[in-house]
Context: one part of a larger RNA
RNA sequence: GGCACACGGGGGAUGCCUAGGCUCUCAGAGGCGAGGAAGGACGUGAUAAGCUGCGAAAAGCCGCGGGGAUUGGCACAUACGAAGUGAUCCGCGGGUAUCCGAAUGGGGCAACCCACCUGUGUGAAGCACAGGGGCCACUACUUUUAGUAGUAGUGGGGCAAACCCGGGGAACUGAAACAUCUAAGUACCCGGAGGAACAGAAAAUAACAAUGAUUCCCUAAGUAGUGGCGAGCGAACGGGGACGAGCCCAAACCGCGCUGGUUACGGCCAGCACGGGGUUGUAGGACCUCAACAUCUGAUUGUUUGAUUUUAGCUGAACGACGUGGGAAAGUCGACCAGAGACGGUGAGAGUCCGGUAAGCGAGCAAGUCAAGCACGGUAGAGGAUUCCUGAGUAGGGGGGGACCGGAGAAAUCCCCUCUGAAUCCAGCGGCACCAUCCGCUAAGGCUACAUACUCCUGAGAGACCGAUAGUGAACCAGUACCGUGAGGGAAAGGUGAAAAGAACCUCGAAUAGAGGAGUGAAAAGAACCUGAAACCGUGUGCUU
Numbered sequence: 001g002g003c004a005c006a007c008g009g010g011g012g013a014u015g016c017c018u019a020g021g022c023u024c025u026c027a028g029a030g031g032c033g034a035g036g037a038a039g040g041a042c043g044u045g046a047u048a049a050g051c052u053g054c055g056a057a058a059a060g061c062c063g064c065g066g067g068g069a070u071u072g073g074c075a076c077a078u079a080c081g082a083a084g085u086g087a088u089c090c091g092c093g094g095g096u097a098u099c100c101g102a103a104u105g106g107g108g109c110a111a112c113c114c115a116c117c118u119g120u121g122u123g124a125a126g127c128a129c130a131g132g133g134g135c136c137a138c139u140a141c142u143u144u145u146a147g148u149a150g151u152a153g154u155g156g157g158g159c160a161a162a163c164c165c166g167g168g169g170a171a172c173u174g175a176a177a178c179a180u181c182u183a184a185g186u187a188c189c190c191g192g193a194g195g196a197a198c199a200g201a202a203a204a205u206a207a208c209a210a211u212g213a214u215u216c217c218c219u220a221a222g223u224a225g226u227g228g229c230g231a232g233c234g235a236a237c238g239g240g241g242a243c244g245a246g247c248c249c250a251a252a253c254c255g256c257g258c259u260g261g262u263u264a265c266g267g268c269c270a271g272c273a274c275g276g277g278g279u280u281g282u283a284g285g286a287c288c289u290c291a292a293c294a295u296c297u298g299a300u301u302g303u304u305u306g307a308u309u310u311u312a313g314c315u316g317a318a319c320g321a322c323g324u325g326g327g328a329a330a331g332u333c334g335a336c337c338a339g340a341g342a343c344g345g346u347g348a349g350a351g352u353c354c355g356g357u358a359a360g361c362g363a364g365c366a367a368g369u370c371a372a373g374c375a376c377g378g379u380a381g382a383g384g385a386u387u388c389c390u391g392a393g394u395a396g397g398g399g400g401g402g403a404c405c406g407g408a409g410a411a412a413u414c415c416c417c418u419c420u421g422a423a424u425c426c427a428g429c430g431g432c433a434c435c436a437u438c439c440g441c442u443a444a445g446g447c448u449a450c451a452u453a454c455u456c457c458u459g460a461g462a463g464a465c466c467g468a469u470a471g472u473g474a475a476c477c478a479g480u481a482c483c484g485u486g487a488g489g490g491a492a493a494g495g496u497g498a499a500a501a502g503a504a505c506c507u508c509g510a511a512u513a514g515a516g517g518a519g520u521g522a523a524a525a526g527a528a529c530c531u532g533a534a535a536c537c538g539u540g541u542g543c544u545u
Stems, first nucleotide, its partner, number of pairs: 001544009015530001016495002020466002022463007029455002031159002039100003042055003046078002050074002061094006070082003105114003116132006135156008163194001164192005174181001178228001204211002215242005225233002246447003249391001253276003257272006281425001283390004287384004296378003301375010313361003319334004335352002337341001343355003396420008406432001427442005482489002502529001505517004
């Protein structure tokens, strides 16, 4: 030095565990904010560094309700307190709520600096306390040459995970290169809204038969098409389902008020504002005549009553013994309950020990939903006549773009810019160039639940999901420590035991290190703490060189 065996050190794999994650389901909620948010700074405890809570009324104050014995958060110590005159705790409502932050008196390097006005304490200065004032829009009033200026009121502003609508809008990439094309109207930026948003009651779709707003799903169908006819892109009709709901203005005409013009002083005309009327394509309405005052309904708000749900809770069945063991819930023996044999805990594996579970009960000055009543609102017919009305710089056309399955094509339809520019019901638009016939519909105003999309968040539950190098980056004081000027990047780190019973006392030692005794415990599992693999490092013995 090698090999073997034994015993250690070292290390933290493995096994077991779960406090945390991941993915869903059902239900709820879908916003918060000038009444100052989200997020912070600084304070606040007997002692108080951190976290949590709270705000100078500061781990808290008040009221109502629940509850019924402990209690002063995490946090295990000491001291001092509170509590059946009902604390702590839980629910609801209220009060307080420093400073920064939209931040809003002015400024500013956020949590700081500097003022002003009014009122109160006092009679003044001073001081203290309370209140006020930013900007934008709209409304009303006053005012002015002029929304000019002022006053009052109301609203907005900022934040937030995804979903939604709108305005802008790439490139990598694919085409095996690349330019039309694709990626893709994607990513990203901006604006806006809601619990959903958008769309929506035919100037529709069809085809000689019909359907009857919109949205979503399945299909039609990778079809018809489109396409350097390359790569690719890609409908609709129809059919089957989910859902189901329809309405209101403008105008004609009538009335009333104001202003202006005109007048023969009777009035007439014009404009503006308001009210009635009216709302469609088998055309409808105004106008004239007749008839009727019913029926149905509401998506609006309020109120009353009732029901129900949520936000604390309450009742809630039934087991003992024996032996083993540190410990019984396991075993054996014998019982019981069950509308409850879900689950979790308890010194091993408990229907009957504990919390619960099934079932049932419970609440108002809190909130939601539903129903009914009332209030409030909407809603109808027949005929005649053919005078009036039925959305104009609109429809359409030329030019240039864009959207559609459709890349300019024979290219309909829709939208935008520009130049133009109708008809008025004997009318107009569409049915994929265009024309005729035929058919469908009535643009140029508006509103509209449900079926659909999503989940920052709350509750209940589930998993042939993970189990600490996994699962969120984060099971642990993690978006922390740390890195970076910054944008930003971004960890590691779980487990004594049933219970601290966390090792009194003694010895060695400089020792609060460590070790040996002693003691606790079922076991040292001894806090560098469950198990404790390998690498690596030793000690002893044997064999061997």
A computed fold for a 545-nucleotide part of an RNA from Hymenobacter qilianensis, annotated as large-subunit ribosomal RNA, domain I. Model confidence (mean pLDDT): 85 of 100. It matches the Rfam family "Bacterial large subunit ribosomal RNA". Gene Ontology terms of the family: ribosome and structural constituent of ribosome.